Parts: sequence; C1' cells; structure tokens
RNA sequence: GGGGCUGUGGCUCAGUGGUAGAGCGUCUCUUUUUUGUUGCCUCGGUGACGAUCGAGAGAAGUUCGCGGGUUCGAAUCCCGCCAGCCCCC
Repeated sequence: GGGGCUGUGGCUCAGUGGUAGAGCGUCUCUUUUUUGUUGCCUCGGUGACGAUCGAGAGAAGUUCGCGGGUUCGAAUCCCGCCAGCCCCC
C1' cells in the first nucleotide's frame, strides 16, 4: 500500500428497508430463606429496623462507531472516514 470481517443499552448478542429487542446486570416494590441489632412480654414467643438466599412484578438505560448520500421511510443499501481482528504485498 491492497483486501476481508466486525462495530447495536453496563456486558453478551438478535434484528439485513417499515422506525430497535432478548438474556445477564442495575434500580424500585412485593414475597420468601437465613442472620444481626433492638423493643415488649406470660420466657417461650412476638414486633421493628438492617443485611442476606430464592421467587415474582415493574422501571431506567441505545440519537445502532462518525459524516454524507439514496429512499415516502435506513441499524439494514451506497460513498468516505475511524477503531479492532485477520490475510496479501
């Protein structure tokens, strides 16, 4: 210098023209397990608050790597650029 693949919520990925979704994670609520502190009492229980295991419900979070073009409409097609990986010289 040339070519190929990849780039989408915090992470891993789906979506290949009709306006972006899943799992995990995060936050909130409910429930539950265990436990700590503490109140009450008939001393065996019961309540409050916090932490914790599991379950359920809900919410937030993406200007789809960047810029431009085509189109009624672009994450998707075209052009340029950037980044990562690979191949050739």